[in-house]
RNA sequence: CGGGAUGUAGCGCAGUUUGGUUAGCGCACCGAGCUGGGGGCCCGGGGGUCGCAGGUUCGAAUCCUGUCAUCCCGA
Numbered sequence: 001c002g003g004g005a006u007g008u009a010g011c012g013c014a015g016u017u018u019g020g021u022u023a024g025c026g027c028a029c030c031g032a033g034c035u036g037g038g039g040g041c042c043c044g045g046g047g048g049u050c051g052c053a054g055g056u057u058c059g060a061a062u063c064c065u066g067u068c069a070u071c072c073c074g075a
Base pairs, nucleotide, nucleotide: 001074002073003072004071005070006069007068010027011026012025013024020058029045030044031043033041034040051067052066053065054064055063
């Protein structure tokens, strides 16, 4: 320098196929309950505008362009 993969909540991930009603799951966290306490179980709750910027569209995590980070391959 060229090509590819990944980037979504504190952590791990799904959702992209075919753009569409509120962005979800597990763990973790907070609160109440059961328990003498711990652990465990059960109920409820908070937290993310989807790496960043721009564009297309009535509408974008999803499509297009650029760019950043990490990893892989090639030169």
This is a predicted structure of a 75-nucleotide RNA (transfer RNA) from Janthinobacterium lividum. The source organism's lineage runs through Bacteria, Pseudomonadati, Betaproteobacteria, Burkholderiales and Janthinobacterium. RNAcentral holds the sequence, with entries from ENA and Rfam. It matches the Rfam family "tRNA". Rfam links the family to the GO term triplet codon-amino acid adaptor activity.